[in-house]
Context: one part of a larger RNA
RNA sequence: GAUUGAACGCUGGCGGCAUGCCUAACACAUGCAAGUCGAACGGUAACAGAGGGAGCUUGCUCCUUGCUGACGAGUGGCGGACGGGGGAGUAACGCGUAGGAAUCUGCCUGAUAGAUGGGGACAACUCAGGGAAACUUGAGCUAAUACCGAAUAUGCCCUACGGGGGAAAGCGGGGGAUCUUCGCGCACAAAGCACUAUCAGAUGAGCCUGCGUUGGAUUAGCUAGUUGGUGAGGUAAUGGCUCACCAAGGCGACGAUCCAUAGCUGGUCUGAGAGGACGAUCAGCCACACUGGGACUGAGACACGGCCCAGACUCCUACGGGAGGCAGCAGUGGGGAAUAUUGGACAAUGGGCGCAAGCCUGAUCCAGCAAUGCCGCGUGUGUGAAGAAGGCCCGAGGGUUGUAAAGCACUUUCAGAAGAGAAGAGGGGACUGAUGUUAAUAGCAUUGGAACCGGACGUUACCUUCAGAAGAAGCACCGGCUAACUCUGUGCCAGCAGCCGCGGUAAUACAGAGGGUGCAAGCGUUAAUC
Numbered sequence: 001g002a003u004u005g006a007a008c009g010c011u012g013g014c015g016g017c018a019u020g021c022c023u024a025a026c027a028c029a030u031g032c033a034a035g036u037c038g039a040a041c042g043g044u045a046a047c048a049g050a051g052g053g054a055g056c057u058u059g060c061u062c063c064u065u066g067c068u069g070a071c072g073a074g075u076g077g078c079g080g081a082c083g084g085g086g087g088a089g090u091a092a093c094g095c096g097u098a099g100g101a102a103u104c105u106g107c108c109u110g111a112u113a114g115a116u117g118g119g120g121a122c123a124a125c126u127c128a129g130g131g132a133a134a135c136u137u138g139a140g141c142u143a144a145u146a147c148c149g150a151a152u153a154u155g156c157c158c159u160a161c162g163g164g165g166g167a168a169a170g171c172g173g174g175g176g177a178u179c180u181u182c183g184c185g186c187a188c189a190a191a192g193c194a195c196u197a198u199c200a201g202a203u204g205a206g207c208c209u210g211c212g213u214u215g216g217a218u219u220a221g222c223u224a225g226u227u228g229g230u231g232a233g234g235u236a237a238u239g240g241c242u243c244a245c246c247a248a249g250g251c252g253a254c255g256a257u258c259c260a261u262a263g264c265u266g267g268u269c270u271g272a273g274a275g276g277a278c279g280a281u282c283a284g285c286c287a288c289a290c291u292g293g294g295a296c297u298g299a300g301a302c303a304c305g306g307c308c309c310a311g312a313c314u315c316c317u318a319c320g321g322g323a324g325g326c327a328g329c330a331g332u333g334g335g336g337a338a339u340a341u342u343g344g345a346c347a348a349u350g351g352g353c354g355c356a357a358g359c360c361u362g363a364u365c366c367a368g369c370a371a372u373g374c375c376g377c378g379u380g381u382g383u384g385a386a387g388a389a390g391g392c393c394c395g396a397g398g399g400u401u402g403u404a405a406a407g408c409a410c411u412u413u414c415a416g417a418a419g420a421g422a423a424g425a426g427g428g429g430a431c432u433g434a435u436g437u438u439a440a441u442a443g444c445a446u447u448g449g450a451a452c453c454g455g456a457c458g459u460u461a462c463c464u465u466c467a468g469a470a471g472a473a474g475c476a477c478c479g480g481c482u483a484a485c486u487c488u489g490u491g492c493c494a495g496c497a498g499c500c501g502c503g504g505u506a507a508u509a510c511a512g513a514g515g516g517u518g519c520a521a522g523c524g525u526u527a528a529u530c
Base pairs, nucleotide, nucleotide: 001530002529003528004527006526007525008524009523010522013377014376015375016374017373018372019370020369021335026333027332028331030330031329032328035078036077037076040075041074043071044070047069048068049067050065051064052063053062054061055060056059085288087286094213095212096211097210098209099208100207103205104204108201109200110199111198112197113196114195116150118148119147125140126139127138128137129136130135156165157164158163170193171192175188214260215259216258221251222250223249226248227247228246229245230244231243232242233241263285264284265283266282267278268277269276270275290311291310292309293308294307313324314323315322316321341367343366344365345364349363350361351360352359353358380410381409382408383407390401391400392399393398414471416466417465418464419463424457427453428452431449432448433447434446435445436444437443474519475518476517477516478515479500480499481498485514486513487512488511489510495502496501
């Protein structure tokens, strides 16, 4: 000199853009952070409609009815493995980079083939219990895209090449013949969304290897599943991954082992560079989710807001037993020099579910707080010598503060008040035109038109008008380094100090004042890096 996730002192006008627990991976009150689908299913607790009945106060109350919009709880599907968090552990194929072969991959895309025909349950519900609660037991009824056989097998898997094995689910909407128990039951045809098997792609993931990746030798030897083989098991897959047997290997001064420290990287800071230091925010990867262990489900987890066991801690209890996990967003206590609101909205972007409308989303977008940083702007402009008054100094003449002020003439950024006012909105959509499909002027699909609906921010940005210099300057320093000097007080005292050093009666070095210098909504100090 540059820099910082900074803190402290004094001071503080506005805006934009960023950033904001570096310490206790300490403990957490409260609320929210993952749901959704009725176009899979049986249904109907609530709300609304419709129908019927009763009562009357004549528009209200009660009852009934899944017929309709919808929908609590339940079965079922998909998603809760993403998104979000902090960095404890890890010196490792963890990360970075360059390669590899023995693999899997829900949703998505393309292709081929298929979707036949049956069955038995379990929730919900009803009834009867147990328990303070959490919850739970027994009996009975029932549906499905839940579950299980059978048939079929283009691909597929196994094979001793003879053969053997293995699937599936429907839904919605439309028309109408027929049966009829009056229930879209059954049959028919076309698009849609789903289903099954296989192949290929895409995406994602698992595995292996070369090289690189902190300090210590006051750590020199380490290793029995250890190193290799054979065979088996296991896995999606290779492999001592595991096991039986056999051999006795394997690593190490090119630093094994041990100890300490540490998430790694893109990058950030500094520097002319080479380097050095760092790894906040943003992005990629990893590991973790009260501590330790374990598996289940699933395409994917050994799963932050899932399960089981053990432990510590906290809470409830009728003492028999239960409940919990903010390193999600806010917030609280604690620790600390120190770090924000228990805010708004799903309008946009993205995600989950859904045919869709839509619902959910503390992701996200915004707002609030903080000079924490960077950037921009302002705190007026011109004129004005009687060089006013006052202050300070003085050789007492004057000098300086100083065009500074006052005065005069202007301007109105920003803040204030009033008004006007974009963009972020792409879409959705009753109804309707055309085309296609079709027996169909239904329905559906494509493409047009279109009433209407949709902005948290937001009193938005920007613009116009109004008033008036009006509301807006401090901090550090002035002995040398180092830009900037005098007076008074003090008297080795009080004090200063980054280094040299100042102070013991004329202190440009202490304290105050006047003046000056430097930066400026900041300025200094401390800490830290180059």

Annotation:
Predicted 3D model of a 530-nucleotide part of an RNA (small-subunit ribosomal RNA, 5' domain) from an uncultured prokaryote. The prediction has a mean pLDDT of 84. The RNAcentral record of the full RNA draws on ENA.